[in-house]
RNA sequence: GCUACAAGCCGGGUUAUCGAUCCUUCGCUUCCAGAAGGGUAGGAAAGUCCGGACAGCAAAGAGCAAUGCACCGGUGAAGAGCCGGGUGGUGUAAAAACCAACAGAGAGUGCCACAGAAAAUAACUAUCCCGCUUCGGCGGGACAAAGGUGAAAACGUAGGGUAAGAGCCUACGGCUUUUGAUGGUAACAUCAUUUGCGGGUAAACCUUGCAUGCUGAAAUGCCACGUAUAGUAUCGCUUGAGGACUGCUCGUCCGAGAUACAGGGUAGGCAGAUUGAUCCCGGCGGGUAACCACCGGGACAGAUAAAUGAUAGCCCACGACAGAAUCCGGCUUACAGGCUUGUAGCUUUU
Numbered sequence: 001g002c003u004a005c006a007a008g009c010c011g012g013g014u015u016a017u018c019g020a021u022c023c024u025u026c027g028c029u030u031c032c033a034g035a036a037g038g039g040u041a042g043g044a045a046a047g048u049c050c051g052g053a054c055a056g057c058a059a060a061g062a063g064c065a066a067u068g069c070a071c072c073g074g075u076g077a078a079g080a081g082c083c084g085g086g087u088g089g090u091g092u093a094a095a096a097a098c099c100a101a102c103a104g105a106g107a108g109u110g111c112c113a114c115a116g117a118a119a120a121u122a123a124c125u126a127u128c129c130c131g132c133u134u135c136g137g138c139g140g141g142a143c144a145a146a147g148g149u150g151a152a153a154a155c156g157u158a159g160g161g162u163a164a165g166a167g168c169c170u171a172c173g174g175c176u177u178u179u180g181a182u183g184g185u186a187a188c189a190u191c192a193u194u195u196g197c198g199g200g201u202a203a204a205c206c207u208u209g210c211a212u213g214c215u216g217a218a219a220u221g222c223c224a225c226g227u228a229u230a231g232u233a234u235c236g237c238u239u240g241a242g243g244a245c246u247g248c249u250c251g252u253c254c255g256a257g258a259u260a261c262a263g264g265g266u267a268g269g270c271a272g273a274u275u276g277a278u279c280c281c282g283g284c285g286g287g288u289a290a291c292c293a294c295c296g297g298g299a300c301a302g303a304u305a306a307a308u309g310a311u312a313g314c315c316c317a318c319g320a321c322a323g324a325a326u327c328c329g330g331c332u333u334a335c336a337g338g339c340u341u342g343u344a345g346c347u348u349u350u
Stems, first nucleotide, its partner, number of pairs: 001346010012315007020040007042321001046332002049330005054216004061250004066212005071085005086102001087100004103207002108205002110201003124147002127142006155173006174197002179192005220271004231261005242254003278299006285292002316319001
């Protein structure tokens, strides 16, 4: 110097002219118009996948259903986020590193392609026993070691045992259950003891535990203006129509109007609403870390038919993905080009 990977950061600049929107000041009796000054898209504003704030509903009852989550501890407002640890798997000589919806298959049901006798109360070949025999076999029974099939075949090895065999028995080993000790906040690990050994699959139904009231800013609270103080039909008025924003049932409460038709009116404004669990930088401290405390400094759009732009010139590395709509914390996805740091490889010079 080049290439690859990882982490972090940036996400065209500038000048002129003409605008848009918001704020402040001047001006004005007030508003408008006008003038001056200032602010004005993102790292993801996105997807809306999680979690909250906030708001309303009867301050939101019970049961069923439904949905979500599932090792432990911490962090945080909270979480399916993050950090640390445990266990299992991949991987390695050993580490490192990476991955995991990581409760239950001793409740039940289902399913397990092909092959195979059999995919779960197993028996094709083989072995053994008994009977028959035309001596080739045939029938009945026992067994589950050996063979073969498969992703998976009924704990492994050795010995005993037996007609032949088999966890049938014994020893060692593996896994599992119970109890205890030690270490650890815990998950868990190690050791001892004890029980058993007939697969897998729960991102199949299901079971267990925990959590969830429902609806979302078109929430919601108000102001102003206007209307036919009119109509028709049906049902109801305490023997109760209808309603109480939840899938069903029950319970509770409110309750004099309800539904349909045909018409009339309005379609303006304020709050919510942008400074908050906020973010960034520096210092210092606690913690393995996520994160947190303190001190100092700085930053933060607010539209409502909806602003954040257009034109021209210059410079460069020649400009990607993409644009707020209640707000915030995460996650995920998209992204031209560039910068910094680290690691590895190649190359050049000394």
Predicted 3D model of a 350-nucleotide RNA (Bacterial RNase P class A) from a Chitinophagaceae bacterium. Its Rfam family is "Bacterial RNase P class A". The family's RNA type in Rfam is ribozyme. The sequence is in RNAcentral, with records from ENA. The gene name in the source record is rnpB. NCBI's taxonomy places the organism under Bacteria, Pseudomonadati, Bacteroidota, Chitinophagia, Chitinophagaceae.